[in-house]
RNA sequence: AGAUGGCCGGAUGGCCGCGGCGCUCUGCGCGAGCAGGGCGUCGAGGAAAGUCCGGGCUCCACGGAGACACGGUGCCGGAUAACGUCCGGCGGGGGAAACCCCAGGGACAGCGCCACAGAAAUGACACCGCCUACCGGCCUAAAGCCGCGGCAAGGUUGAAAUGGUGCGGUAAGAGCGCACCGCGUUCCUGGCAACAGGAGCGGCAAGGCAAGCCCCACCGGGAGCAAGACCAAAUAGGGGCGGCGCGUGAUCCGUUUCCGGAUCGCCGCCCGGGUAGGUCGCGUGAGGUGCGUGGCGACACGCAUCCCAGAGGAAUGGCCAUCCAGUCCGCCGAAGCUCGCAAGAGCGGAGGUGGAUGGACAGAACCCGGCUUACAGGCCGUCU
Numbered sequence: 001a002g003a004u005g006g007c008c009g010g011a012u013g014g015c016c017g018c019g020g021c022g023c024u025c026u027g028c029g030c031g032a033g034c035a036g037g038g039c040g041u042c043g044a045g046g047a048a049a050g051u052c053c054g055g056g057c058u059c060c061a062c063g064g065a066g067a068c069a070c071g072g073u074g075c076c077g078g079a080u081a082a083c084g085u086c087c088g089g090c091g092g093g094g095g096a097a098a099c100c101c102c103a104g105g106g107a108c109a110g111c112g113c114c115a116c117a118g119a120a121a122u123g124a125c126a127c128c129g130c131c132u133a134c135c136g137g138c139c140u141a142a143a144g145c146c147g148c149g150g151c152a153a154g155g156u157u158g159a160a161a162u163g164g165u166g167c168g169g170u171a172a173g174a175g176c177g178c179a180c181c182g183c184g185u186u187c188c189u190g191g192c193a194a195c196a197g198g199a200g201c202g203g204c205a206a207g208g209c210a211a212g213c214c215c216c217a218c219c220g221g222g223a224g225c226a227a228g229a230c231c232a233a234a235u236a237g238g239g240g241c242g243g244c245g246c247g248u249g250a251u252c253c254g255u256u257u258c259c260g261g262a263u264c265g266c267c268g269c270c271c272g273g274g275u276a277g278g279u280c281g282c283g284u285g286a287g288g289u290g291c292g293u294g295g296c297g298a299c300a301c302g303c304a305u306c307c308c309a310g311a312g313g314a315a316u317g318g319c320c321a322u323c324c325a326g327u328c329c330g331c332c333g334a335a336g337c338u339c340g341c342a343a344g345a346g347c348g349g350a351g352g353u354g355g356a357u358g359g360a361c362a363g364a365a366c367c368c369g370g371c372u373u374a375c376a377g378g379c380c381g382u383c384u
Base pairs, nucleotide, nucleotide: 001384002383003382004381005380006379007378008377010323011322012321013320014319015318016317018043019042020041021040022039023038024037025036026035027034028033045361049372050371052370053369054368055367056366057224058223059222060221070220071219072218073217074216075089076088077087078086079085090104091102092101093100094099105215106214110213111212112209113208114207127155128154129151130150131149135147136146137145138144163181164180165179166178167177168176182204183202184201185200186199187198188197189196190195228280229279230278231277238271239270240269241268242267243266244265249264250263251262252261253260254259287306288305289304290303291302292301293300294299324359326357327356328355329354330353331352332351336347337346338345339344
């Protein structure tokens, strides 16, 4: 100088204030209880945040299993209640290294796309360029020229151009031949596996994109504490019982007339549903701390110990004193450096001292495990 893991995130005291719980006193009330006071005790976070994943819990739906659709996840193995999280590996990329980063299954199942530029972008291609051996013509022949042609080394374009380097070969070239590397494939060895190493074979055929459709494997019912459960006024409405009223009305029933019954009105009591309101849900939990054991680790197990906010649109605050980092200003000032023959002078600031200032991001609302984002400043460990 860099990398990485973890922790803290002002401290102590006094006074005043707020919320929950417990005990107690006073007043009021027949009582349940209500109001006020005193004492004790507890009272935000590492992210309480974003609400992005995964669960608990609750209600709704559902006979079981499967298929389809939709959504999600995606190297391998493990951890876990579960996860898109975490741990350990593998592969690829970056870095001198510590270490960091990766949406990291499948491109011979099928479809699609590959802009611009460029000759050519997948049925690969021939613009510049290289060659004139073979064949035909001119020529006696050679050379040369023309024709028929051959090539893909070099140049140009591009994110990407159909293996790379070297030697041989050739008219020029080319896996055309060979060696090494790469690639594919078969086998062997190691590994639970991802994969790694080795041997043989193949002259290269098989470009990229699945953060395009898709295919494969695995996972997934929906909604959320305003979930939901219980208690339960006033008023209105519903049902039952009783009483009163009673037109000799209306409606209905017994087919019709007669006759009989019921209902329609008012009052009282009772019952049940719902609203306001109240109670529960609501904090003993995948809990915290310490130690031990196992494991590389995530983590698991055992023992001991602790109880640690909870309400409602919401308490957890304010002031003072002393201190702690940090910052600024003044004073003193060691080491060291420069100049000087020297005396000394200048620079320099370890440290000391006085004063001022002074602490970020942010606020629980059913709970838990993660991720992500915000964060002044400080401490500890390990590594290069």
Bacterial RNase P class A from uncultured Rhizomicrobium sp., 384 nucleotides, folded computationally. The RNAcentral record of the sequence draws on MGnify. Taxonomically the source falls in Rhizomicrobium (Bacteria, Pseudomonadati, Alphaproteobacteria, Micropepsaceae). The coordinates come from a structure-prediction model, not an experiment, and the mean pLDDT is 76. Of the family's consensus pairs, 96% are formed in the model. Rfam family: Bacterial RNase P class A. By type it is a ribozyme.